[in-house]
Molecule: RNase P RNA; transfer RNA
Organism: Dehalococcoidia bacterium
RNA sequence: CCAGCGGGCCGGGUGGCCGCUCCCGGUGACGGGAGAGGAAAGUCCGAACUCCACAGGGCAGGGUGCCGGCUAACGGCCGGGCGCUGCGAAGCGACGGAAAGUGCCACAGAAACACACCGCCGGGCGGUGACGCCCGGUAAGGUUGAAAUGGUGCGGUAAGAGCGCACCGGCGUCGUGGAGACACGGCGGCCGGGUAAACCCCACCCGGAGCAAGGCCUAAUAGGGGACCGCGCCCGCAAGGGCUAAGGGCUGCCCGUCCGAGCGUCCCGGGUAGGCCGCGUGAGCUGCGGGGCAACUCGCAGCCAAGAUAGAUGGCCACCGCCCGGCAACGGGUACAGAAUUCGGCUUACAGGCCCGCUGGCUCU
RNA sequence: GCGGCUGUAGCUCAGAGGAUAGAGCAUCUGUCUUCGGAACAGAGGGUCGGGGGUUCGAAUCCCUCCAGCCGCGCCA
Numbered sequence: 001c002c003a004g005c006g007g008g009c010c011g012g013g014u015g016g017c018c019g020c021u022c023c024c025g026g027u028g029a030c031g032g033g034a035g036a037g038g039a040a041a042g043u044c045c046g047a048a049c050u051c052c053a054c055a056g057g058g059c060a061g062g063g064u065g066c067c068g069g070c071u072a073a074c075g076g077c078c079g080g081g082c083g084c085u086g087c088g089a090a091g092c093g094a095c096g097g098a099a100a101g102u103g104c105c106a107c108a109g110a111a112a113c114a115c116a117c118c119g120c121c122g123g124g125c126g127g128u129g130a131c132g133c134c135c136g137g138u139a140a141g142g143u144u145g146a147a148a149u150g151g152u153g154c155g156g157u158a159a160g161a162g163c164g165c166a167c168c169g170g171c172g173u174c175g176u177g178g179a180g181a182c183a184c185g186g187c188g189g190c191c192g193g194g195u196a197a198a199c200c201c202c203a204c205c206c207g208g209a210g211c212a213a214g215g216c217c218u219a220a221u222a223g224g225g226g227a228c229c230g231c232g233c234c235c236g237c238a239a240g241g242g243c244u245a246a247g248g249g250c251u252g253c254c255c256g257u258c259c260g261a262g263c264g265u266c267c268c269g270g271g272u273a274g275g276c277c278g279c280g281u282g283a284g285c286u287g288c289g290g291g292g293c294a295a296c297u298c299g300c301a302g303c304c305a306a307g308a309u310a311g312a313u314g315g316c317c318a319c320c321g322c323c324c325g326g327c328a329a330c331g332g333g334u335a336c337a338g339a340a341u342u343c344g345g346c347u348u349a350c351a352g353g354c355c356c357g358c359u360g361g362c363u364c365u
Numbered sequence: 366g367c368g369g370c371u372g373u374a375g376c377u378c379a380g381a382g383g384a385u386a387g388a389g390c391a392u393c394u395g396u397c398u399u400c401g402g403a404a405c406a407g408a409g410g411g412u413c414g415g416g417g418g419u420u421c422g423a424a425u426c427c428c429u430c431c432a433g434c435c436g437c438g439c440c441a
Base pairs, nucleotide, nucleotide: 001361002360003359004358005357006356007355008354009353010352012320013319014318015317016316017315018314020035021034022033023032024031025030037336041347042346044345045344046343047342048341049210050209051208052207056255057254058253059252061206062205063204064203065202066080067079068078069077070076081095082093083092084091085090096201097200101199102198103195104194105193117142118141119138120137121136122135123134124133125132126131150168151167152166153165154164155163169191170190171188172187173186174185175184176183177182214277215276216275217274224268225267226266227265228264229262232243233242234241235240247259248258249257250256270440271439284303285302286301287300288299289298290297291296321334322333323332324331325330366437367436368435369434370433371432372431375390376389377388378387383421392408393407394406395405396404414430415429416428417427418426
């Protein structure tokens, strides 16, 4: 210098004028202050918070799936193992089980899980013979296929075959190392097709609903109508209370339990989307120091940083920055997008630019 | 906010591991007719919403993104 890999960050600035939302001060005019993001997005996971009758047991269902760690938790992150790809820096991986069972494997092929079509070999019969027929052995060869009964070689055999042996691969077992995934080594012919993003098995996790959660206040009466189900007992003068029934809840079912003489089920309609709280001090941010390879964590100090409810965070001008075109004057452009209960992640979108570390190649000293 | 469904030819839809993805309507060409329609015969037309993965093989199974549609909630 060229090509590339990984990570981090920015993503306009200043001033003026006119506006918007919220807060503070002021009787008021007005003055002062704050005002989007790295993804605020998709809503794909995980939580906080709130309510449900504190939600128990079993089944069903859903999710996760190499190992260790981090974390409030996670399907996230970090580190490691193994496999694949790349010369490499690195990247990617739903990465438990196919030797528990079931299913499926189109077409082709003899055969897709127990199979003999051709071929090879042995025996019998027939034939002068070439050969034919029958019985049996054989997965070495051929054929088909995405996939064919571990692979290659030597021996062996009637022909063959892990039948025997050597090496390689797998499985099992033992030992060593490691916290573990796993690695290395020894021994054993043990050699059993693929598919679990097919059912399934194993291990672990999961109660449900969601800020329109939920609470308070004010007003109105259409919290209406119809159908169905139940309308029983006890105490009490009554008001009321208790028990169980139908039914309902524990968001699928059963058990269990609770509610329950209407807070029942279904259908048809009507109306309101008012105020306050929830609601921004929080698994918070910044800096320094300590621990850890890292994710992360501990300590100290400092800081307070949008809160609307039809929904504010904007528009214009000037100068500067950046990009594109142009010799120049100058002209054009300046991404993706936008809070709605709040956090931790993931995923997706994103003009342009900056920084750091590393790899391969070429050249020069 | 939560839940569900759909996306296949220009339109309406089939297809649910083994196709070169089909059907009807529409379009085009031809025959018939003086011409047109109808009828008959034939032809063309597909990123299966996009991307990635599993499998020998994907419209179909899984993940992710995009677009569209529907339903539920409140009675302070």